[in-house]
Record summary: A computed fold for a 462-nucleotide part of an RNA from a Candidatus Berkelbacteria bacterium, annotated as small-subunit ribosomal RNA, 3' major domain. Lineage of the source: Bacteria > Bacteria candidate phyla > Candidatus Berkelbacteria. Model confidence (mean pLDDT): 83 of 100. It matches the Rfam family "Bacterial small subunit ribosomal RNA". Its family is annotated with ribosome and structural constituent of ribosome in the Gene Ontology.

Context: one part of a larger RNA
RNA sequence: UGACGGGGACUCGCACAAGCGGUGGAGCAUGUGGUUUAAUUCGACGAUAAGCGAAAAACCUUACCAGGGAUUGACAUCUAGGAAAGGCCUAAGAAACUAGGCCGUGCCCGCAAGGGAAUCCUAAGACAGGUGUUGCACGGUUGUCGUCAGUUCGUGCUGUAGAGUGUGGCCUUAAGUGGUCCAACGAACGAAACCUGUAUCCUGUGUUGAUUUUCACAGGAGACUGCCGUAGUUUAUACGGAGGAAGGUGCAGAUGACGUCAAAUCAGCGUGACUCUUACACCCUGGGCGACACACGUGCUACAAUGGCAGAGAUAAAGAGUAGCAAGACGGUAACGUCAAGCCAAUCUCAUAAAAACUGCCUCAGUUCGGAUUGAGGGCUGCAACUCGCCCUCAUGAAGUUGGAAUCGCUAGUAAUCGUGGGUCAGCACACCACGGUGAAUACGUUCUCGAGUCUUGUACA
Numbered sequence: 001u002g003a004c005g006g007g008g009a010c011u012c013g014c015a016c017a018a019g020c021g022g023u024g025g026a027g028c029a030u031g032u033g034g035u036u037u038a039a040u041u042c043g044a045c046g047a048u049a050a051g052c053g054a055a056a057a058a059c060c061u062u063a064c065c066a067g068g069g070a071u072u073g074a075c076a077u078c079u080a081g082g083a084a085a086g087g088c089c090u091a092a093g094a095a096a097c098u099a100g101g102c103c104g105u106g107c108c109c110g111c112a113a114g115g116g117a118a119u120c121c122u123a124a125g126a127c128a129g130g131u132g133u134u135g136c137a138c139g140g141u142u143g144u145c146g147u148c149a150g151u152u153c154g155u156g157c158u159g160u161a162g163a164g165u166g167u168g169g170c171c172u173u174a175a176g177u178g179g180u181c182c183a184a185c186g187a188a189c190g191a192a193a194c195c196u197g198u199a200u201c202c203u204g205u206g207u208u209g210a211u212u213u214u215c216a217c218a219g220g221a222g223a224c225u226g227c228c229g230u231a232g233u234u235u236a237u238a239c240g241g242a243g244g245a246a247g248g249u250g251c252a253g254a255u256g257a258c259g260u261c262a263a264a265u266c267a268g269c270g271u272g273a274c275u276c277u278u279a280c281a282c283c284c285u286g287g288g289c290g291a292c293a294c295a296c297g298u299g300c301u302a303c304a305a306u307g308g309c310a311g312a313g314a315u316a317a318a319g320a321g322u323a324g325c326a327a328g329a330c331g332g333u334a335a336c337g338u339c340a341a342g343c344c345a346a347u348c349u350c351a352u353a354a355a356a357a358c359u360g361c362c363u364c365a366g367u368u369c370g371g372a373u374u375g376a377g378g379g380c381u382g383c384a385a386c387u388c389g390c391c392c393u394c395a396u397g398a399a400g401u402u403g404g405a406a407u408c409g410c411u412a413g414u415a416a417u418c419g420u421g422g423g424u425c426a427g428c429a430c431a432c433c434a435c436g437g438u439g440a441a442u443a444c445g446u447u448c449u450c451g452a453g454u455c456u457u458g459u460a461c462a
Base pairs, nucleotide, nucleotide: 001462002461003459004458005457007456008455009454010453011452012451013450015446016445019410020409021408022407023406026301027300028299029298030297031296032295033294034292035291042053043052064287065286066285067284068283069282073127077126078125079123080122081121082120083119086103087102088101089100090099091098107116108115109114129276130275132274133273134272138270139269140265141264142263143261145259150189151188152187153186154185155184156165157164158163168181169180170179171178195253196252197251198250200221201220202219203218204217205216206215224247227241228240229239230238231237303403307362308361309360310359311358319350320349321348324343325342328339329338330337331336369400374395375394376393377392378391379390380389416438417437418436419435420434421433422432
């Protein structure tokens, strides 16, 4: 100087407390461990792994396994020879591939012969190739402490030196934020501000839109403790008030200092070293990643009357669409099918928002709760739904009556609850990302639990 303390003082945080809703019990979905397996590819493991990489495993993906092939190779450059490229057919085969046949002649220079470019075939070798190992050789990127308020430098001063001061004291702040005193004076990275969105108003412009009013775009105004009062060193600031759409960081996002964990990633990518080279590289078919006594994580649906069912039919926002979104009509109980208008979209479409409110039935029951499971029949996508997709109809109608110890989230348009859209995508969403609707309760306080900061103290630790 640090680190640590079941040392001290002060301070903060959904950290506790006060509340609301969950998880832990049930069924299912999904991830992980374990077990099994020919293979169940690999990585991630307290917080900081486990609906994570994966914003989509039927084939492909795919890295795994079995079998069948092929060895200058699926991909790149070079050399020699030949052929335009390309398309089609036959035989064997699960395909890859193997054997054979047919059609075909383009572009540039040149009268032609011929040469050249692109592409393909053959041969030989240089070489290709590796999701093989090492994240404890690395780059890049990321998590975390933590949006916590810290981390440093120049000169000066103190000190033998390590080092200290600055960065300390008091007050204050969300903040090393600011004020003031001080052997310090300044400065840098962080904080703040600058950036984006949103809330109010004004002006202008505008079609596809809504009339002056909604909306979109552009420009501007507005909030600064500016004004008043009280407290305060009459400083910083704190509390209250006025005006105001908004008040003291208005709210939200982006933004993450020096560093910590030899944290994560060689399987996104790049890359050193090592290693394989008729194989650890490559192609194909099928299987597996989807197994199932069990254990854990994250979710969805419930256990009902603040409810379920039926009828009737209010009100959003944000998105997406041409290999697409599809109105409407007709057929079908329905999933969906047939025909088909419009739309490259403020124009057309997806697209009826749902919860709420209204009317009726159910009357506390394993039920008109709950929907697992299973049987039958269909629909859609796609070469192909057996392993292993989603949806519809009929039937079936399991566990479950509020969940032990324990544990999680949340302080306001938040929690809770209700639907909607998007990415991925041929198809497949209870996940993820976004959007709006309805809309609470509680916070006395900082003793305790966890984490963090500043000063100080002890130490046989570095």